RNAcentral holds the full RNA, with entries from SILVA. Predicted 3D model of a 351-nucleotide part of an RNA (small-subunit ribosomal RNA, central domain) from a Minisyncoccia bacterium.
Context: one part of a larger RNA
RNA sequence: UUGGGCGUAAAGGGUGAGUAGGUGGUAGUAUUAGUCAGUUUUUAAAGUUCUCGGGCUCAACCUGAGAAAUGGAAUUGAAACGGUACAACUAGAAUAUGUGAGAGGUCUGUGGAACUCUAUGUGUAGGGGUAAAAUCCGUUGAUAUAUAGGGGAACACCAAAAGCGAAGGCAGCAGACUGGCACAUUAUUGACACUGAAUCACGAAAGCGUGGGUAGCGAUACGGAUUAGAUACCCGUGUAGUCCACGCCCUAAACGAUGACAACUAGCUUCAGGGAGUAUCGACCCUCUCUGUGGCGUAGCUAACGCGUUAAGUUGUCCGCCUGGGAAUUACGACCGCAAGGUUAAAACUC
Numbered sequence: 001u002u003g004g005g006c007g008u009a010a011a012g013g014g015u016g017a018g019u020a021g022g023u024g025g026u027a028g029u030a031u032u033a034g035u036c037a038g039u040u041u042u043u044a045a046a047g048u049u050c051u052c053g054g055g056c057u058c059a060a061c062c063u064g065a066g067a068a069a070u071g072g073a074a075u076u077g078a079a080a081c082g083g084u085a086c087a088a089c090u091a092g093a094a095u096a097u098g099u100g101a102g103a104g105g106u107c108u109g110u111g112g113a114a115c116u117c118u119a120u121g122u123g124u125a126g127g128g129g130u131a132a133a134a135u136c137c138g139u140u141g142a143u144a145u146a147u148a149g150g151g152g153a154a155c156a157c158c159a160a161a162a163g164c165g166a167a168g169g170c171a172g173c174a175g176a177c178u179g180g181c182a183c184a185u186u187a188u189u190g191a192c193a194c195u196g197a198a199u200c201a202c203g204a205a206a207g208c209g210u211g212g213g214u215a216g217c218g219a220u221a222c223g224g225a226u227u228a229g230a231u232a233c234c235c236g237u238g239u240a241g242u243c244c245a246c247g248c249c250c251u252a253a254a255c256g257a258u259g260a261c262a263a264c265u266a267g268c269u270u271c272a273g274g275g276a277g278u279a280u281c282g283a284c285c286c287u288c289u290c291u292g293u294g295g296c297g298u299a300g301c302u303a304a305c306g307c308g309u310u311a312a313g314u315u316g317u318c319c320g321c322c323u324g325g326g327a328a329u330u331a332c333g334a335c336c337g338c339a340a341g342g343u344u345a346a347a348a349c350u351c
Stems, first nucleotide, its partner, number of pairs: 003323004007305002012319001014202004021195003025089002028086005034081001035078008048068008092192001093189004097184004104178007111155001115151008126137002163170002207248006216242002221237004259318006267296003271292007300307002324351003333344004
């Protein structure tokens, strides 16, 4: 390499859009550089395999004759599969129409609770914090309480094993703009499909740049404790940051540690959205059904754990990835980045 694999042993790309490529529904006509069949020719000899013989006592071995295998070329034919061309179909796909649910996204406005700051009133000696303390705040009047005003950030209850989104992720309320999805009825197009190297876009938190903002929290830092020490855990302060706008960074246990699409293969049950039937004055209830979301479980699979119509079962198409441990999420080089660093990615040596 062939192969065998990728939930947890090495291995699914963080996610999508999508180019090339690969693969591709039903029935028909024509064609034939793939495919299949026949014939001819070639593929030196030796060798290989087989058949019939010969020679070493047999055999291995040596040797005679013949055949085969593999590839190429020419030619004749076949048309199931594949290709190509033409003309169709509707079961895939898409569109239209009508309903429906939703923290899907962007922007603007707005609300109450809490917190904090300021001012004023009441009021007086404590408050705060801890296992216990101290640093700290307070007679220039704190803490507490009341009123008024300012500010920033996050949205209790509802709330759920719930919902939406490709993933990251998304939660007060209202409006504007906007993406996707499900169901139902027919209708329309007529394979327009699947996957997808490259490429492009998105991508938590932290971090970076410029300008704002800064209530609370809080890396770094400074104090107080603890301790043998304490560069920590606990306490008091508190910078960056956390927030906003624009621009970068591009990584995560980016996890379902499980790629996408399609088909097939027992059931029971929860929740969410839609429809039909039944029922009813109507709404529930009940039955069936489509889509999603969980739990259990049969066959089967699995090293086991477990998975089990949302498969890790049985198959097909396409992509990504793995090939003993360490060295190594490294070096060098290349590309990207303001930087931090990221992506790609070895070897010597060693067990």
NCBI's taxonomy places the organism under Bacteria, Bacillati, Minisyncoccota, Minisyncoccia. The prediction has a mean pLDDT of 86.